[in-house]
Molecule: transfer RNA
Organism: Candidatus Ancillula prorhinotermitis
């Protein structure tokens, strides 16, 4: 240099044959329960879907570019 992947809440991932309010477990805060703490119930908070541009009536989901992880070849 070239080329395959990967990148979505604090963590781990899911969803990726476009379809509209983006989810799930953990963990975080509140509240119930308990002499209290764990454990169990019940509710919230928290994401510009690496990042720019295109394409679509509509992009996490397709395109190019770019930028970060990892693996191949030279």
């Nucleotide at each position: 240099g070239c080329u395959c992947u990967c990148g979505u809440a604090g963590c781990u991932c899911a969803g990726c044959u476009g379809g509209a309010u983006a989810g799930a477990g953990c963990g975080u805060c509140u509240c119930c329960c308990u002499c209290c703490u764990a454990a169990g119930g019940a509710g919230a908070a928290g994401g510009u879907c690496g990042c720019a541009u295109g394409u679509u009536c509509g992009a996490a989901u397709c395109a190019u570019g770019u930028c970060g992880g990892g693996g191949g070849c030279a």